C1' cells in the first nucleotide's frame, strides 16, 4: 500500500427486520454499623467517533473521512 474488525455512560460491554438507549463495575445520597467494609434501596451520568445521503422516522442502512486493533507483503 491492500484487506478485515471495532468506535454506544468514567471503564468493560449489550441492544430489536429501522419506531427512538440498557446492564455490570465505578461515583453520589440514604438504610444498616460505634466507625468502616460488605449488603440493600435510590439517583446522577449518553443527543451513540465526524459529515453527508436515502427514509415519515437511524445507534442500526448507503457514501466519504478520522482513530484504534488485527492480517498479507
Nucleotide at each position: 500500500u491492500c484487506c478485515g474488525a471495532a468506535g454506544u455512560a468514567g471503564c468493560u460491554c449489550a441492544g430489536a427486520u429501522g419506531g427512538g438507549a440498557g446492564a455490570g463495575c465505578a461515583u453520589u445520597c440514604g438504610a444498616c454499623u460505634g466507625a468502616a467494609g460488605a449488603u440493600c434501596g435510590a439517583a446522577a451520568g449518553g443527543c451513540a467517533c465526524c459529515a453527508a445521503g436515502a427514509u415519515c422516522g437511524a445507534u442500526a442502512c448507503u457514501u466519504g473521512g478520522c482513530u484504534u486493533c488485527g492480517g498479507c507483503a